A computed fold for a 344-nucleotide part of an RNA from Solanum melongena, annotated as large-subunit ribosomal RNA, domain IV.
Context: one part of a larger RNA
């Protein structure tokens, strides 16, 4: 130096952070709060007792003995010694110390995300990611859609719309506004347009002519296009400016205007989102630029299945606080042991 134990006082001051460690640890009883989806939270939180001897209790296993009974039977009825077992009770011993070893949860409080159990990056990521019941919208009438395959043909499915494929949200609760002007879908079929094809007026070369050969207008014609409607839990998008009330300040309000396809509703808000910001009050330290909780709203630049707001229970999950505890630290020292290392 490693490990393996102990260690005055003080206990997080240690540190990006209690990393580590240390402490909880069993079992019986008493006791248990908010909240809650009334299942839970719960091992809540907090308490008390536990060895051995010895007596005794109730109740219980087995059923020695002896007695009765009459149908004499592998009968049944009654008594309950002896040795067991759980639950107590009351004496008593003993040690620092009776769940005496080893074994064996630390806890409470608030909060962010995900509902949950469950999957991931085999070898630096286990999460807030991915999944999921639900929850919607869309396709599909079966030789199904749709995959996979030059194809045969197979899966889908020996299923048949309470069925199957595809997206997209993500338990549950309360809900999910306004915009169809662009993209996209899906429907329309009057008109424009548009391809080969058809069709041949008409014109070119060459000849003497017939012809031959080349061009070639107008009509005639299909999906899409152009056009008219619908659809946003399809891609997406949801505004500036002026004046105004009886203190001021501020505008519910009156609307003047602009512009748009409509101008963000509900609910949340300095948030995993807030530039300016150390935002401002409040709590919480003796002291809180970063972190915590409630609150304000001025939202640079939340906002409603690109889900929005809560939410019980769950989490090797993120951030805050508190109690218990302790060499993480004041600060480090010895001290028991095994190792290593040195010599033999």
């Nucleotide at each position: 130096c490693u490990c393996u134990g102990g260690u005055a006082a003080g206990g997080a001051a240690c540190u990006a952070g209690g990393c580590a460690a240390a402490a909880u640890g069993g079992c019986a009883c008493c006791g248990u709060a908010a909240c809650u989806u009334c299942g839970g939270g719960a091992g809540a939180a907090g308490g008390u007792a536990c060895g051995c001897u010895g007596u005794u209790g109730u109740c219980u296993g087995u059923g020695a003995u002896a007695g009765g009974a009459c149908u004499u039977g592998c009968u049944c009825c009654u008594u309950g010694a002896g040795c067991g077992g759980c639950c107590g009770a009351c004496a008593g011993c003993c040690u620092c110390a009776g769940a005496a070893a080893c074994c064996a949860g630390g806890c409470c409080g608030c909060u962010g995300c995900g509902a949950c159990u469950g999957u991931u990056u085999a070898u630096u990521a286990a999460a807030a990611a991915c999944a999921c019941a639900g929850c919607a919208c869309u396709c599909u009438g079966c030789u199904a859609a749709c995959a996979c395959g030059a194809a045969a043909g197979u899966g889908g499915a020996c299923g048949u719309a309470u069925a199957g494929g595809g997206u997209g949200u993500g338990a549950c609760u309360c809900c999910u506004g306004c915009c169809c002007g662009g993209u996209g879908c899906c429907g329309g079929a009057a008109g424009g347009u548009u391809a080969a094809a058809a069709g041949g007026a008409g014109g070119u070369g060459u000849g003497c002519a017939a012809g031959c050969a080349c061009u070639g207008a107008a009509c005639u014609u299909a999906a899409g296009c152009c056009c008219c409607a619908g659809u946003a839990a399809a891609c997406g998008g949801c505004g500036g400016u002026g004046g105004u009330a009886a203190c001021u300040a501020u505008a519910a309000c009156c609307a003047g205007u602009c512009c748009u396809a409509a101008g963000g509703u509900a609910g949340c808000g300095a948030a995993a989102u807030u530039c300016c910001u150390u935002g401002u009050c409040g709590c919480a330290u003796a002291a809180g630029u970063u972190c915590g909780c409630g609150a304000c709203c001025u939202g640079c630049a939340c906002g409603a299945a690109u889900g929005g707001c809560g939410u019980a229970a769950c989490g090797a999950u993120g951030g805050c606080c508190a109690c218990a505890c302790u060499g993480u630290c004041u600060c480090c020292u010895c001290c028991c042991g095994a190792g290593a290392c040195u010599c033999a």

The RNAcentral record of the full RNA draws on SILVA.